[in-house]
RNA sequence: AGGGGUAUAGUUUAAUGGUAGAGCAACGGUCUCCAAAACCGUUAGUCCGGGUUCGAAUCCUGGUACCCCUG
Numbered sequence: 001a002g003g004g005g006u007a008u009a010g011u012u013u014a015a016u017g018g019u020a021g022a023g024c025a026a027c028g029g030u031c032u033c034c035a036a037a038a039c040c041g042u043u044a045g046u047c048c049g050g051g052u053u054c055g056a057a058u059c060c061u062g063g064u065a066c067c068c069c070u071g
Stems, first nucleotide, its partner, number of pairs: 001070007010024004018054001026042005047063005
């Protein structure tokens, strides 16, 4: 320099263009003499712009970061 891939909650990850879910973690509660475990609940997210569309995490496009391949 060229080509390809990835980016969603604190973390690991789902999601046919039509209400963004789950596990773990955190917090609160029940239980317990206390704690752990168990059970119930709460908080929290689409990398950044622009476009297409009635509607975009998803499609198109320009960036940014990381990973892989070629030379």
Model confidence (mean pLDDT): 82 of 100. This is a predicted structure of a 71-nucleotide RNA (transfer RNA) from a Lachnospiraceae bacterium. The organism belongs to Lachnospiraceae, within Bacteria. Its Rfam family is "tRNA". Rfam describes the family as follows. Transfer RNA (tRNA) molecules are approximately 80 nucleotides in length.